[in-house]
RNA sequence: GGGCGUGUGGCUCAGUUGGCAGAGCAUCUCCAUGACGCGGAGAGGGUCGGGGGUUCGAUUCCCUCCACGCCCA
Numbered sequence: 001g002g003g004c005g006u007g008u009g010g011c012u013c014a015g016u017u018g019g020c021a022g023a024g025c026a027u028c029u030c031c032a033u034g035a036c037g038c039g040g041a042g043a044g045g046g047u048c049g050g051g052g053g054u055u056c057g058a059u060u061c062c063c064u065c066c067a068c069g070c071c072c073a
Base pairs, nucleotide, nucleotide: 001072002071003070004069005068006067007066010025011024012023013022019056027043028042029041030040031039049065050064051063052062053061
């Protein structure tokens, strides 16, 4: 330099034909316990890597940039 893939709550990841962003774990609160843990109920937390475009509407489609990984040279 060229090709491919990945980027979504703190972490690991879902999210198919474009139509309100989710799960598990973690955190916090309450219940329960003499107390801790386990267990039960609930809550908070995201500008979906950045920018632009298409569209009534973009995590999803297009362009570009960035980071990481793999392959080729």
Transfer RNA from an Acidimicrobiales bacterium, 73 nucleotides, folded computationally. Its mean pLDDT, the model's own confidence on a scale to 100, is 83. The RNAcentral record of the sequence draws on ENA.